[in-house]
Molecule: Bacterial RNase P class A
Organism: Paraoerskovia marina
C1' cells in the first nucleotide's frame, strides 16, 4: 500500500421563532376550561410480537395420560429456544466462520429419476461350468437351455469395507496379513462432552427421527381491552322498617321545635369505553474497585430519566458540521491518482413509546475507533 476477519461506538450541533403533552405554581371562571410561567418529554432498533420472565385474574389435593417445546458438555441468569467457555464435525492459506449437534443393534415407515437390483438386495453386459445345436483351416468360434459367480463394466446422492495374497471351474471375509470402521475390556488425562494409548472380538453394520417413534428435561390457562375502585341515571330481585302510634327528608353544631311527607334503607345484580387506580423507582442508569478466561457477579458512590388514551415529543429560518457532485488554487507523483484550502449546488437514513423488563430477528443515509490475518514492497 492492497485485500480481508472480528469487536465496539455515533446516528447531526447551536441559536431564533411558531406550536404540542404530563406535572407544579400564579391568575380568571360555578364548572368544563382558559391565560401566564417553570421542569421534564422516544430509539438503537421504541419495530416484528418469535422466545423467556415479572405482575394480574381464573383454575388447581397428589400423581399420571395426552399435547406442546427443548436436545454435544460445563457454566451464567429471575428465566429462556438467549449468552459465555470448551468438545466434536465441516469450510477457509489465515485472522476466523458455520452446525435444525440425543437415539437408526426397541419397533414401524420411506428412499424420486436412472438402474438388473435400493436393504437379510440383485444376474443386464461380462466371467466360469454342464449340456444341446450349428460351423471349422481342428486352435477355436456362434447360438439356445440349465446352473454358479457380485472380482470387472454400466446406473445412481447412495450398490452391502479398501489393498495385497491364499484359494477356486470362475469367484466371494470363504480364509489370511495390514488399514479403515464397529462393539467391548484395561491404562492415562479432563468436572464433563471427549482425547491419547493398548488388547480382544465378530469379519462389515446404507441413509432418513424438521417421518412416526424411543429417551432425558421443561411447561396449568389467559392476558393491562389483565384486574380493581368510585360516581350518576335507568330496569329487576331479596330482606328489614314504615304508611298518621308515621319511615324518611329540609331548617340546625346538638336537642326541642317548625315544615314536607309515602315510601325508605341495606344487600344481590344487568347494561352503558364515564372518571380514577393499575402507570412507571426498576432483575434501574452511570462511574470506580474487587472476583472470574468469559458470559456475569459483588461492594461503594452519584443520579431520577416520557407516561399519552384518537393518542404529545413537531414545523420553519439562520450559522456551522458530515457526505456526494461540479469547479478553482497550491503541493506530491513518470502515471493512475492523491493531500490541503476555497466557491456553488444537493442530500441527511431506518423508524416512532402505550404495563414493565431480559433476549433474538429484521430495517438503516452516512461516519468513527480498536484488535487481528494474508499478500507485496522498503529499511
Nucleotide at each position: 500500500u492492497g485485500a480481508g476477519u472480528c469487536g465496539g461506538c455515533c446516528g447531526g450541533a447551536c441559536g431564533g421563532u411558531c406550536g404540542c403533552g404530563u406535572c407544579g405554581c400564579c391568575g380568571g371562571g360555578c364548572a368544563a376550561c382558559c391565560g401566564g410561567u417553570g421542569c421534564c418529554g422516544a430509539g438503537g432498533a421504541a419495530c416484528g410480537u418469535c422466545c423467556g420472565g415479572g405482575c394480574u385474574c381464573c383454575a388447581c389435593a397428589g400423581a399420571g395420560c395426552g399435547c406442546g417445546g427443548u436436545g454435544g458438555u460445563g457454566g451464567g441468569u429471575a428465566a429462556c429456544g438467549c449468552c459465555c467457555a470448551c468438545c466434536c464435525g465441516g469450510g477457509g492459506u489465515g485472522a476466523c466462520c458455520c452446525g435444525c449437534g440425543g437415539g437408526a443393534c426397541a419397533g414401524u415407515g420411506c428412499c424420486a429419476c436412472a438402474g438388473a437390483a435400493a436393504a437379510c438386495a440383485g444376474a443386464c453386459c461380462g466371467c466360469c461350468c454342464a449340456u444341446c445345436g450349428g460351423u471349422u483351416u481342428c486352435g477355436g468360434c456362434c447360438g439356445g437351455u440349465g446352473g454358479g459367480u457380485c472380482a470387472g463394466g454400466g446406473u445412481g446422492a447412495a450398490a452391502c469395507g479398501g489393498u495385497g495374497g491364499u484359494g477356486u471351474a470362475a469367484g466371494a471375509g470363504a480364509c489370511c496379513a495390514c488399514c479403515a470402521g464397529c462393539g467391548g475390556g484395561c491404562c492415562g488425562g479432563g468436572u464433563g462432552a471427549c482425547c491419547g494409548g493398548u488388547c480382544c472380538g465378530g469379519c462389515u453394520a446404507g441413509g432418513u427421527a424438521a417421518a412416526c417413534c424411543c429417551c432425558a428435561c421443561c411447561g396449568g390457562g389467559a392476558g393491562c381491552a389483565a384486574g380493581g375502585u368510585c360516581g350518576c341515571a335507568c330496569a329487576g330481585g331479596a330482606u328489614g322498617c314504615g304508611u298518621a302510634c308515621g319511615a324518611g327528608g329540609g331548617c340546625u353544631g346538638c336537642u326541642c321545635g317548625c315544615c314536607c311527607g309515602a315510601g325508605c334503607a341495606u344487600c344481590c345484580g344487568g347494561g352503558u369505553a364515564g372518571a380514577c387506580c393499575g402507570c412507571u423507582g426498576g432483575a434501574g442508569a452511570c462511574g470506580u474497585g474487587c472476583g472470574g478466561c468469559g458470559a456475569c457477579g459483588u461492594a461503594c458512590g452519584u443520579c431520577c430519566u416520557a407516561g399519552a388514551u384518537g393518542g404529545a415529543u413537531g414545523g420553519c429560518c439562520g450559522u456551522c458540521u458530515c457526505c456526494c457532485g461540479c469547479u478553482c488554487g497550491c503541493g506530491g507523483g513518470c502515471a493512475a491518482c492523491u493531500g490541503c484550502g476555497g466557491g456553488c449546488g444537493g442530500u441527511g437514513a431506518c423508524a416512532g413509546a402505550a404495563c414493565c423488563c431480559g433476549g433474538c430477528g429484521u430495517a438503516c443515509a452516512g461516519g468513527c475507533c480498536g484488535a487481528c490475518u494474508c499478500a507485496u514492497c522498503c529499511g